[in-house]
Small-subunit ribosomal RNA, 5' domain from a Chitinophagaceae bacterium, 528 nucleotides, folded computationally. Its Rfam family is "Bacterial small subunit ribosomal RNA".

Context: one part of a larger RNA
RNA sequence: GGAUGAACGCUAGCGGCAGGCUUAAUACAUGCAAGUCGAGGGGCAGCAUGACUGUAGCAAUACAGUUGAUGGCGACCGGCAAACGGGUGCGGAACACGUACACAACCUUCCUUCGAGCGGGGAAUAGCCCAGAGAAAUUUGGAUUAAUACCCCAUAGUAAACUGACCCGGCAUCGGGAUGGUUUUAAAGAUUUAUCACUUGAAGAUGGGUGUGCGGCUGAUUAGGUAGUUGGCGGGGUAACGGCCCACCAAGCCGACGAUCAGUAACUGGUGUGAGAGCACGACCAGUCACACGGGCACUGAGACACGGGCCCGACUCCUACGGGAGGCAGCAGUAAGGAAUAUUGGUCAAUGGACGAAAGUCUGAACCAGCCAUGCCGCGUGGAGGAUGAAGGUCCUCUGGAUUGUAAACUUCUUUUAUGUGGGACGAAAAAGGGCCUUUCUAGGUCAACUGACGGUACCAUAUGAAUAAGCACCGGCUAACUCCGUGCCAGCAGCCGCGGUAAUACGGAGGGUGCAAGCGUUAUCC
Numbered sequence: 001g002g003a004u005g006a007a008c009g010c011u012a013g014c015g016g017c018a019g020g021c022u023u024a025a026u027a028c029a030u031g032c033a034a035g036u037c038g039a040g041g042g043g044c045a046g047c048a049u050g051a052c053u054g055u056a057g058c059a060a061u062a063c064a065g066u067u068g069a070u071g072g073c074g075a076c077c078g079g080c081a082a083a084c085g086g087g088u089g090c091g092g093a094a095c096a097c098g099u100a101c102a103c104a105a106c107c108u109u110c111c112u113u114c115g116a117g118c119g120g121g122g123a124a125u126a127g128c129c130c131a132g133a134g135a136a137a138u139u140u141g142g143a144u145u146a147a148u149a150c151c152c153c154a155u156a157g158u159a160a161a162c163u164g165a166c167c168c169g170g171c172a173u174c175g176g177g178a179u180g181g182u183u184u185u186a187a188a189g190a191u192u193u194a195u196c197a198c199u200u201g202a203a204g205a206u207g208g209g210u211g212u213g214c215g216g217c218u219g220a221u222u223a224g225g226u227a228g229u230u231g232g233c234g235g236g237g238u239a240a241c242g243g244c245c246c247a248c249c250a251a252g253c254c255g256a257c258g259a260u261c262a263g264u265a266a267c268u269g270g271u272g273u274g275a276g277a278g279c280a281c282g283a284c285c286a287g288u289c290a291c292a293c294g295g296g297c298a299c300u301g302a303g304a305c306a307c308g309g310g311c312c313c314g315a316c317u318c319c320u321a322c323g324g325g326a327g328g329c330a331g332c333a334g335u336a337a338g339g340a341a342u343a344u345u346g347g348u349c350a351a352u353g354g355a356c357g358a359a360a361g362u363c364u365g366a367a368c369c370a371g372c373c374a375u376g377c378c379g380c381g382u383g384g385a386g387g388a389u390g391a392a393g394g395u396c397c398u399c400u401g402g403a404u405u406g407u408a409a410a411c412u413u414c415u416u417u418u419a420u421g422u423g424g425g426a427c428g429a430a431a432a433a434g435g436g437c438c439u440u441u442c443u444a445g446g447u448c449a450a451c452u453g454a455c456g457g458u459a460c461c462a463u464a465u466g467a468a469u470a471a472g473c474a475c476c477g478g479c480u481a482a483c484u485c486c487g488u489g490c491c492a493g494c495a496g497c498c499g500c501g502g503u504a505a506u507a508c509g510g511a512g513g514g515u516g517c518a519a520g521c522g523u524u525a526u527c528c
Base pairs, nucleotide, nucleotide: 001528002527003526004525006524007523008522009521010520013380014379015378016377017376018375019373020372021338026336027335028334030333031332032331035080036079037078040077041076043073044072047071048070049069050067051066052065053064054063055062056061087291088290089289097215098214099213100212101211102210103209106208107207111204112203113202114201115200116199117198119153120152121151122150129142130141131140132139133138159184160183161182162181163180164179166177167176168175169174189196190195217263218262219261224254225253226252229251230250231249232248234246235245236244266288267287268286269285270281271280272279273278293314294313295312296311297310316327317326318325319324344370346369347368348367352366353364354363355362356361383414384413385412386411393405394404395403396402397401419465420464421463422462423461424460428455435448436447437446438445439444472517473516474515475514476513477498478497479496483512484511485510486509487508493500494499
C1' cells in the first nucleotide's frame, strides 16, 4: 500500500447492486416450511343444489325433516411424492475431495423409442355401525363392505433358473452370437369412446454404486505397527466385486520414499495479495461429501439406513387423574444465552422451478419481492457565475500600523440534480395453461378473442416552488503532506518506531491557521 462476512469511536443527505451469528453442532415458546389425486375406491362428517314429506301462509315463500340424486368433500383404504428442494460444517487425513481411467463385478421410479399383452376367479380389511377400556396419548372385541389394495388359475418370451451341443473373440476369472430342452413368473381399470393408465421385454437417456493411478496439513521431544491382521479354499450376504461376514488352511502384510500414534482440518472451482514465483484463506455463488438432540438399528421403497418417518438406549424439557404419555428450528421468521458483533414472529405464488393431477387447479418460508443495518462497492448531491468598503469578528506580529482567515461572507444574478407538492404511469406477461376456429401421419402445428402482477401507484415521465433540505473525521517533530500563540512544567499527558514533557514544548491540552480523505474518517484485529 492492498484486502475483510468485520467490530469500536466520532459523524451522517440520497440512490443502485451486493452482503449480514465468524462465538454455544447451546436450549428453544409460537406460527408456517410436503403435499396431491373424487378421471382408483367404499362412502357422506361439514358446505351448496335438487327432489320428496310435514308445519305456517290465499300464494310467492320461510322453517323443520328425509334422500349421495348432483356439485363437491372432513376422516379412511389406495397411488405417486415425501431420498428433491432448504440448513449446518459436528465428524472425517479418508478413494472424503480434485483429476484421469476402469467395471469382462453393478442398479436406475418417472421420461423417450421399439415389441408383446391386458382372460377368468377368490378371500379379506380400513372406513361406517354396535359394545367396551383409558385422565390423555391411544386402544380392544363383534358385525358388515369396496378398490388401480391382496391372493389363486390361465396365457407368455430375446425375462429368470438349470442344462446340452456349435461358432467367434479376448484381458486371467471369461465375453459375445446363433440354437435346443426342462421348470418358473404378468396385468387394473377410469371415462366425455377419444385417450390416459396397467403388465412384460429390448434399447436409450438421466441419476447413482464400486475399484484404481496421481495430487493437496503439522509433529520423530511419536519407530516400530498389525490376529480378520495378509493371502488362499469353500460358503453366506449384496444391485454388484471384495475378510464385507463366517468355517478351515498358510504366515503373512505395512514401515525413515515416514508406517503407527498424536494434533489440526469439510474438499474443490475459486478468493486476497504479489511484477511473478509464491504465501494466506475456502464468507457469499457453484459442484461433491458428512450430519440432523448424543449413540445404535433396521423397515418401506427404484432410491434412505431417511432433518419436519419408525424402533431401542441415553441426556434434557413438558403433560399427568401417578397408571402412563409427548417432544427434537444445523428449514423461514422469532426467543433466551454466549459474544466486540450479525436483520422482520413481513408479502406473493405474478414470474422461474418443484410435487401431485387428464385438466382446471392445490401445495411450495424453494423462489421472487419488500422491511432493518454506511457492512461493502459504485454513482450523485450539499450549488454555479460575478463580487474588495480586501467589511465586521477571530488569530498573529516588529502593534497610530500590518499580515492572515479571504472572493470567503454580505450583495447582484443564474440554475433546480436533489428535496417538497401535484398529475400521469410501466417492462417484467403471454412465447404459458385453458377456450373458439382451421390444418393434420402425430394429438402435433397455425390462428383468434378474452383472462392473469406480490413487487407497486414503485421505477420512470411531466409540472410548480425555492439556494431552498444536506459535512464531517483524522492529522500537522522525523519517517509523512501540513506551524504559530497560550496553558502546563519529567506533572498532566503523548507514543506505530525513533522518542517528546524538568519555564520560551511546531511532539502534552486548548485556540487560530494548514494538510489529507470525504458520507464518511480514524482506531483495533487478521492476511499478503